[in-house]
RNA sequence: AGAGUUUGAUCCUGGCUCAGAGUGAACGCUGGCGGCGUGGCUUAGGCAUGCAAGUCGAACGCGAAAGGCUUCGGCCGAGUAGAGUGGCGAAAGGGUGAGUAAUGCAUAGACAACCUACCUCCUGGACCGGAACAACCACUGGAAACGGUGGCUAAAGCCGGAUUGUCUGCCGCGGCGGCAUCGCCGCGUCAGUAAAUGGUUGCUCUCGGGCUUCUGUCGAGGGAGGGGCCUAUAUCCUAUUAGCUUGUUGGUGGGGUAACGGCCUACCAAGGCUUUGAUGGGUAGCCGGACUGAGAGGUUGGCCGGUCACACUGGGACUGAGACACUGCCCAGACUCCUACGGGAGGCUGCAGUCGAGAAUCUUCCGCAAUGGACGCAAGUCUGACGGGGCGACGCCGCGUGUGGGAUGAAGGCCUUCGGGUUGUAAAGUUCUGUCAAGAGGGAAGAAAUUCCAGGGGUUAAUAGCCUUCUGGGUUGACCACCGUGUGAGGAAGCACAGGCUAACUCCGUGCCAGCAGCCGCGGUAAUACGGAGUGUGCAAGCGUUACUCGGAAUCACUGGGCAUAAAGAGCACGUAGGCGGGUAGGCAAGUCGGUUGUGAAAUCCCUCGGCUCAACCGGGGAACUGCAACCGAAACUGCUUGUCUUGAGGGCGAGAGGGGUGAGCGGAACUUCUGGUGGAGCGGUGAAAUGCGUAGAUAUCAGAAGGAACGCCGGUGGUGAAAACGGCUCACUGGCUCGUUUCUGACGCUGAGGUGCGAAAGCUAGGGUAGCGAACGGGAUUAGAUACCCCGGUAGUCCUAGCCGUAAACGAUGAGCACUAGGUAGGGGAGGUUCUGACGCCUUCCCUGCUGUAGCUAAUGUGUUAAGUGCUCCGCCUGGGGAGUAUGGUCGCAAGGCUAAAACUCAAAGGAAUUGACGGGGGCUCACACAAGCGGUGGAGCAUGUGGUUUAAUUCGAAGCAACGCGCAGAACCUUACCUAGGUUUGACAUGGCAGGAUUAGUCUUGUGAAAGCAAGAUGACGCGGGUAACCGUGGAACUGUCACAGGUGCUGCAUGGCUGUCGUCAGCUCGUGUCGUGAGAUGUCGGGUUAAGUCCCUUAACGAGCGAAACCCUUACCGUUAUUUGCCAGCGGGUUAUGCCGGGCACCAUAGCGGGACCGCCGUGGUUAACACGGAGGAAGGCGGGGAUGACGUCAAGUCCUCAUGGCCCUUACACCUAGGGCUACACACGUGCUACAAUGGCCGAGACAGAGGGUUGCCAAACGGUAACGUGGAGCUAAUCCCUUAAACUCGGUCCCAGUACGGAUUGAAGGCUGCAAUUCGCCUUCAUGAAGUUGGAAUCGCUAGUAAUCGCGAAUCAGCAAUGUCGCGGUGAAUAUGUUCCUGAGCCUUGUACACACCGCCCGUCAAGCCACGGGAGUUGGUAGUGCCCGAAGUCGCUGACUCAACCCGCAAGGGAGAGAGGUGCCUACGGUAAGGCCGGUGACUGGGACUAAGUCGUAACAAGGUAACC
Repeated sequence: AGAGUUUGAUCCUGGCUCAGAGUGAACGCUGGCGGCGUGGCUUAGGCAUGCAAGUCGAACGCGAAAGGCUUCGGCCGAGUAGAGUGGCGAAAGGGUGAGUAAUGCAUAGACAACCUACCUCCUGGACCGGAACAACCACUGGAAACGGUGGCUAAAGCCGGAUUGUCUGCCGCGGCGGCAUCGCCGCGUCAGUAAAUGGUUGCUCUCGGGCUUCUGUCGAGGGAGGGGCCUAUAUCCUAUUAGCUUGUUGGUGGGGUAACGGCCUACCAAGGCUUUGAUGGGUAGCCGGACUGAGAGGUUGGCCGGUCACACUGGGACUGAGACACUGCCCAGACUCCUACGGGAGGCUGCAGUCGAGAAUCUUCCGCAAUGGACGCAAGUCUGACGGGGCGACGCCGCGUGUGGGAUGAAGGCCUUCGGGUUGUAAAGUUCUGUCAAGAGGGAAGAAAUUCCAGGGGUUAAUAGCCUUCUGGGUUGACCACCGUGUGAGGAAGCACAGGCUAACUCCGUGCCAGCAGCCGCGGUAAUACGGAGUGUGCAAGCGUUACUCGGAAUCACUGGGCAUAAAGAGCACGUAGGCGGGUAGGCAAGUCGGUUGUGAAAUCCCUCGGCUCAACCGGGGAACUGCAACCGAAACUGCUUGUCUUGAGGGCGAGAGGGGUGAGCGGAACUUCUGGUGGAGCGGUGAAAUGCGUAGAUAUCAGAAGGAACGCCGGUGGUGAAAACGGCUCACUGGCUCGUUUCUGACGCUGAGGUGCGAAAGCUAGGGUAGCGAACGGGAUUAGAUACCCCGGUAGUCCUAGCCGUAAACGAUGAGCACUAGGUAGGGGAGGUUCUGACGCCUUCCCUGCUGUAGCUAAUGUGUUAAGUGCUCCGCCUGGGGAGUAUGGUCGCAAGGCUAAAACUCAAAGGAAUUGACGGGGGCUCACACAAGCGGUGGAGCAUGUGGUUUAAUUCGAAGCAACGCGCAGAACCUUACCUAGGUUUGACAUGGCAGGAUUAGUCUUGUGAAAGCAAGAUGACGCGGGUAACCGUGGAACUGUCACAGGUGCUGCAUGGCUGUCGUCAGCUCGUGUCGUGAGAUGUCGGGUUAAGUCCCUUAACGAGCGAAACCCUUACCGUUAUUUGCCAGCGGGUUAUGCCGGGCACCAUAGCGGGACCGCCGUGGUUAACACGGAGGAAGGCGGGGAUGACGUCAAGUCCUCAUGGCCCUUACACCUAGGGCUACACACGUGCUACAAUGGCCGAGACAGAGGGUUGCCAAACGGUAACGUGGAGCUAAUCCCUUAAACUCGGUCCCAGUACGGAUUGAAGGCUGCAAUUCGCCUUCAUGAAGUUGGAAUCGCUAGUAAUCGCGAAUCAGCAAUGUCGCGGUGAAUAUGUUCCUGAGCCUUGUACACACCGCCCGUCAAGCCACGGGAGUUGGUAGUGCCCGAAGUCGCUGACUCAACCCGCAAGGGAGAGAGGUGCCUACGGUAAGGCCGGUGACUGGGACUAAGUCGUAACAAGGUAACC
């Protein structure tokens, strides 16, 4: 720091996604150790059990028992335990975050408006009295909890009185000061207000006391720490919450409080808050900080610290220094428990623990040893605060799971091109070490105090006692580091990933299945993407996944974005608040800037030093905390204020242009209707028609009348207006604008949230009007349909008046204003100069409207002084596509509807500009037997042949528009043959190798069986080498047999492939290098003007060159020359024959086949740019590429072929292989293609006669001759071929006949008899003869070929082949036409251009209804919850007020009784929680049915849009 993803590719816009860091986490797999942290985020849900707040005998009075002893009296236990009175504490510590959007928190201030127990300092006191109540005892109620009555009693408990003061209050006087109310100090009068001289230590004593120590107590004044109240600033979302408020805002009196205050109350006034967001709704404890980030920011508030709030829910007060009190009280409610049913008890959001819910969060542990707290003089007690241990990889940090060496690169695994590679020095084996864990043992710091002992010192008469910050010693540890010791590599590695992003690749399995996936996307038989394995990569006691936050995201943009076309300028203007604002001078100091001071807690972060072996962690110091406040200062800028100026703005005066607006009047043309005339059959309308009108007289035409609407020409990227808009002429009223003018005012300005006005068309209301046009509607056409386009009619409406509506692609898709920044040119409106004047010009200047264009800007297109450039000011708007400008709420409207305006859900795109193609029922140019002009066919018939279909045991397979279909097949009776049936074989019909056998055997012969193959049996039967006399032995190769590897497959995949081929197309195209242009894809070149068959050539030219194609080179054919002369030829010479180059001879001619020549627009003319080239002519055998062929660019069609061949993968292996026989490929209701023969007289038949070329031939061609009607047979000459043979060419010519008919046309079909090939002719061959004699009389729609030696027509040959189904195919020659004016149309093609929403490229894309499934949402009769209020009712506990006939120890009067003061019970009033009730608000859940929406490989109907999308599209 970026990356992936829209496209065929590109640039941009824009969203989605990823890589990073983090977490109180959870889940999956795995798991050795330690340190330090951390751990109920959900139900502020319910809780069993234990513990979490007590302490003090140095405040007080009481005072056991068990047990023991006993002399039986009692004593000890023991003044112990214990409860009670009293004091202090219990308001701290600990927990949680429900509530709370401000009664909170944070920061900075203020109290002249306050309080403060314990602690501390200072000062002064404590006099005289009194009465009770617990405990206890007695009686008594109750199940219990808990009481009741009577009696006794103490105090530092309670009460009365006195006294004093610097205390409190009122008043008066004086001084000082301030901040408005006032503060401080001093003096005086009056009134009020205290106490415990208690406890303890020691001494002394006349037992009353005295002295002494410490402590406690009361009053006053300070301090510290703590608290209370007030102020300013800051503190989330929502306007689909815009108005809220009656104690409300203020005042006065009173009350209340520690204290100010509507805090409360009575009265008075009518205020207070709010678009700088009140009120309402939602959410939330706040902060230091934490996470992230470059920062600015964003998110967050768990642990630690500060603060607030809460304690089952709601209300209330009491006590107290402090509470409206977590483990206190009262009441109400819910819940739980006990109960004898009468009543009672309880509150873990303390520590553990439990249940529940949940993805999820621990031990019912140890200790007060340390730190801290409460109480106490102290010892000490208490302390789930705290210190520790335990559990959890939850996080961070550290360590280990060994180390060195070790190549037969072991085995095994995996892969393999079979050679090997890899796992891999990895292992084994060997050397060494000993961290951690485990065993036994040792052992520091945390501990210093208090206190005790001893000593010293002080005090004292004292050695007692007391004090002691002095010295020494002793005592106190819940938990536990660390150390050495011996053993032994022993106990200790996993997880994720491996298509791209993103580091890391192979095999097998699977076969759009199973599955993966963060995004793009993988999977349909060769998956680096699924699953497994091997290997690799990354991290490591962890690794992944999920969730969430920040980042990347400049994707809400302060730093740091945009709005012509991508989302985005309001339809336009006026104007309120607000924001911003010209020159100059003075003042002030709010903003701004500088300095100083205070504060910004600690912790955290950062730096540094140090302590744990390191680190995490911890400690010391520093910096920082970017903030706030106060004070001092500066005055440039902004602001405020005062004065002044004229350039912004406005006014005056003088001119000017204009469809600017409103109202009224007038006009002509056209149209329709009406009246009348003429006239007489149609008119009208369309692509063509019809509906319609017309003999009742239309259309047409003439005259007249009426009516309404709109204003031709001028008219123009001309004018005016803010926009919408405005067009005949005249008049009236009226708005704005421009120019000129040093004439005036003096910043009066710009913009503009809300607001107000104007605002096309359509629409609405009321009343008019209605000629034309014309939604709806009717009819006619078109069509598969046609609720459309076209036609005939036609109502609203269009017009006017008044009023609504308030929207448009209301567009320059471009907000308004000001300033600046090259030009050129045109138009409109003014002014000036030049000229003697005027005109035409020329020049200058202001305003407006266009075109072009530099710089700049822009993604590009484009824009460009009329900015989309450069700046400033203000407003509006945007933040992926769809859902949706929709729902809902609100508001406006008569309605239609407008404005405001979401979410769920869904997709990974949607989009802009430009590029290359392709396409168009777009355009231009051009070509082709493409059409046209012609000739002949096909389609009808019969037959041949191929295909489909059907049939079949099988009818083998492939080919499928052109470019499958007389195609693979240049030859299916067997074979071929791949198919079917049947019979057989299994290392095989064929190849190679290993092993074994070895004279068994191969081969030959025979037999049996059989359809054959085969199977079975028998006979015969070899070779080389060595040894040996021989018998024989040993050995070897081939063959054979057996066996193992393997063979074999026309089995599958042509969508895994090679090769070959078809096609566009013999069309003229397809590209490259360098340069240039463009951000880029790309463009240029290759375009343009000519020309050509051609991207052929020429010219021009930011291109210059080049390549593959075209052309040429090659073959053939047409002419000539030359060379050669046999097998060809024969002119001349000779010989010979009935005749023939037959012979001698010759090579002249022809021919043959080698080599050359020839044609090049070369020559002439014309045209053309002095070009390319075109046209004409001459010459020439041939003339403009002479004719024909071979030759096929880049590529397209996943075109064809795995059945030619080759080949990956898959499949079969006694079968999908191989052999054999027979059958089938030849079937036949039918359909199609390609052909042959015909339908006849340009003919058929008969007779006679003539002329080719090119091929083939020894398993062959086969002559003559003979036989046969013929096919053919016999025959055998010649020929391995310019020699011989196939081989008579036919059409044609001549003569004859037929006479227009299903025929003397036509030959199918069938019968008979033959011939040939072959092992074989039945399925299933060809040929011959005789007989038979079908359809067919020129072929519907449609369609094919051909432009010259072509079409048409005639025959000949060859390949394959035993033969042949050949009418096919490939060649050969003979005879030999017609037509082309031309490019409008059909088809195809090329180039340029244009549009595009296509790129699988128009056989494209794509829209809507309906049908199906599924999902979320809206409406919905209702129904059911929640929430905040309002009115009324009820009114617990309790404070306060009133009352108080009842009750009462302290004080007063009184001898007493009694009375008084005072207090209380009780009663009552206000307030008030819960509760009830009534009508509404708001927010949810659910709801028959209903509405649209999203999504979903192959549903239905159409064809709306994209091309002129076939009616241009859109608002």

Model confidence (mean pLDDT): 83 of 100. A computed fold for a 1515-nucleotide RNA from an uncultured prokaryote, annotated as small-subunit ribosomal RNA. Rfam family: Bacterial small subunit ribosomal RNA. Gene Ontology terms of the family: structural constituent of ribosome and ribosome. The RNAcentral record of the sequence draws on ENA.